Overview: Transfer RNA from Thermogutta sp., 84 nucleotides, folded computationally. RNAcentral holds the sequence, with entries from ENA and Rfam. Rfam family: tRNA. Its family is annotated with triplet codon-amino acid adaptor activity in the Gene Ontology. The same sequence occurs in records of 5 taxa. Taxonomically the source falls in Thermogutta (Bacteria, Pseudomonadati, Planctomycetota, Planctomycetia).
[in-house]
């Protein structure tokens, strides 16, 4: 230099063919249980605004295509692998 794979909440990790982003698990919060703790059970849990209804933002970064993008295209950053 060229080619391939990947980057998604606090962490791991899904999303089929472009159609509610974050399923599921861990962790965390509150409550229950316990003498107390662990385990177990219930509910909740991306960020911001709001009394609420609801609204806005979010898939490494920046553009583009589209009614609609984590997903397709271009550029770019980072990590891993291959070729020379």
């Nucleotide at each position: 230099g060229c080619c391939c794979u990947g980057g998604u909440g606090g962490c791991g990790g899904a999303a089929c063919u472009g159609g509610c982003a974050g399923a599921c698990g861990c962790g965390c919060a509150u409550g229950g249980c316990u003498c107390a703790g662990g385990a177990c059970c219930a509910u909740g849990u991306g960020g911001g605004g709001g009394a609420a209804a609801c609204c806005c933002c979010u898939u490494g970064g920046a553009g583009g295509u589209u009614c609609g993008a984590a997903u397709c295209c271009u550029c770019u950053c980072c990590a891993g692998g291959g070729c020379a």